[in-house]
Description
RNAcentral holds the full RNA, with entries from ENA and SILVA. This is a predicted structure of a 482-nucleotide part of an RNA (small-subunit ribosomal RNA, 5' domain) from an uncultured bacterium. Rfam family: Bacterial small subunit ribosomal RNA. Its family is annotated with structural constituent of ribosome and ribosome in the Gene Ontology.
Context: one part of a larger RNA
RNA sequence: GAUGAACGCUGGCGGCGUGCCUAAUACAUGCAAGUCGAGCGGAAAGGCCACUUCGGUGGUACUCGAGCGGCGGACGGCUGAGUAACGCGUAGGAACGUACCCCAAACUGAGGGAUAACUGCUCGAAAGAGUAGCUAAUACCGCAUGUGCUCUAAGGAGUAAAGCUUCGGCGGUUUGGGAACGGCCUGCGUAAGAUUAGCUUGUUGGUGAGGUAAAAGCUCACCAAGGCGACGAUCUUUAGCUGGUCUGAGAGGAUGAUCAGCCAGACUGGGACUGAGACACGGCCCAGACUCCUACGGGAGGCAGCAGUAGGGAAUUUUCCACAAUGGGCGAAAGCCUGAUGGAGCAACGCCGCGUGCAGGAUGAAGGCCCUUGGGUCGUAAACUGCUUUUAUGAUUGAAGAUUUUGACGGUAAAUCAUGAAUAAGGAUCGGCUAACUCCGUGCCAGCAGCCGCGGUCAUACGGAGGAUCCAAGCGUUAUCC
Repeated sequence: GAUGAACGCUGGCGGCGUGCCUAAUACAUGCAAGUCGAGCGGAAAGGCCACUUCGGUGGUACUCGAGCGGCGGACGGCUGAGUAACGCGUAGGAACGUACCCCAAACUGAGGGAUAACUGCUCGAAAGAGUAGCUAAUACCGCAUGUGCUCUAAGGAGUAAAGCUUCGGCGGUUUGGGAACGGCCUGCGUAAGAUUAGCUUGUUGGUGAGGUAAAAGCUCACCAAGGCGACGAUCUUUAGCUGGUCUGAGAGGAUGAUCAGCCAGACUGGGACUGAGACACGGCCCAGACUCCUACGGGAGGCAGCAGUAGGGAAUUUUCCACAAUGGGCGAAAGCCUGAUGGAGCAACGCCGCGUGCAGGAUGAAGGCCCUUGGGUCGUAAACUGCUUUUAUGAUUGAAGAUUUUGACGGUAAAUCAUGAAUAAGGAUCGGCUAACUCCGUGCCAGCAGCCGCGGUCAUACGGAGGAUCCAAGCGUUAUCC
């Protein structure tokens, strides 16, 4: 000098930031991913209309629960357990993929069989399940066509689509290109230990086969016996990496909170499914630990999302408001959803700014302290006189942020007026280092202390007082880094 700090004393305001560093411990409760009726059959609820025996019934599709279907739940948000690794950083590479978006070309023909919802019945405490019957689609499946595309022994073989509409459009299929993103490979760099010296059998290479979007022992069969290592292999310990941050004249050292990029994880371990994309935080299956419900037969759950609780700890906030802005998902749109985000709340946790008055005022008042008893000092300090109103309080007006509508923040910021010095100063230190000294008390006691060291009857070092010094809404202490 610095800090995501903590502790002690103290505490007026504002702006901008920051806020579980420990138990990747366990979690009550609420919310955090939905949306589309302009894909579909429909009508649980509400509205509207008609009828009514006032119980309801029928219609409509304004609207819409559940269902089929599509797109999105692979983003955004959190955490740093693991990982010394092509994980990260940097510079390259070739054997790849890409939904939505953009450009270009071509096409969008004719059919079929189901199934959920629903209705009936049945089982179950529940979670849920079974069975029979009915029905639709942009759901599913043949057929046709083949600009093209794929394979090819170059003869040939295979291969697509979906409609909706308020008639404006929105879509669908195939292929090529783009944009941006991603997967893979490589050179170099990337902590400590030799009180770790040998390690390795899919191991190293080849052939063939399989496999992947894609190169490859990625996997398998056979063959060869290789490969790595004192330029530190292997093993052990520690650790997410970087841009950066702190310090320093620099070189360097330390560090990796917030913000940004990458990686990894989602109760623990394993696995695949779906999908353009996951081996998937708020999806599925299996096993385990734990918790909960149960009619004991069986079920349910996963805050390292936002709040919040318990626990741990020296220590870290509200179970708040809003989608108004920015951005995201869906939708043609209106819009819906969004604890992302924008805001407010709490905390001197940090940085910065402001204030706690200004000017005059000597009988140098009273009082305190010291005293050589003359006086000195607190001290122009106060009183007193004049002035101002930052701030505060009250009142009135009242934004920008939004282009036309739409403002959570917020009656906030700000402006004007009024009142009245009114609401606002402490902490540490004073032996030397180190700025600042006297008195009293104590008597190697009580105590102080960063180092040297003070204290045993004259203590500037302990405790109190007066005075002084340094900082100041802070001041000290502790911890850690340079």